Predicted 3D model of a 75-nucleotide RNA (transfer RNA) from a Bacteroidota bacterium. The source organism's lineage runs through Bacteria, Pseudomonadati and Bacteroidota. Its Rfam family is "tRNA". From the family's description: Transfer RNA (tRNA) molecules are approximately 80 nucleotides in length. It was read from a public genome assembly.
[in-house]
RNA sequence: UCCUCGGUAGCUCAGCGGUAGAGCAUGCGGCUGUUAACCGCAGGGUCGUAGGUUCAAAUCCUACCCGGGGAGCCA
Numbered sequence: 001u002c003c004u005c006g007g008u009a010g011c012u013c014a015g016c017g018g019u020a021g022a023g024c025a026u027g028c029g030g031c032u033g034u035u036a037a038c039c040g041c042a043g044g045g046u047c048g049u050a051g052g053u054u055c056a057a058a059u060c061c062u063a064c065c066c067g068g069g070g071a072g073c074c075a
Base pairs, nucleotide, nucleotide: 001071002070003069004068005067006066007065010024011023012022013021018055026042027041028040029039030038048064049063050062051061052060
């Protein structure tokens, strides 16, 4: 430098044009003699950044940033 995969909640990930979600974690409540487990509720998101397309973008297009993998170049 090129190719490829990825970046979405604190963590691990789903969602691939039509209301942003799950599990775990956290807080509160229920249950229990107590804790754990279990059950319920809640808080938590500039969907990597900036543009573009569209009635509508996490999703499609372009550039860039960051990370994993592969290839190549120099010595």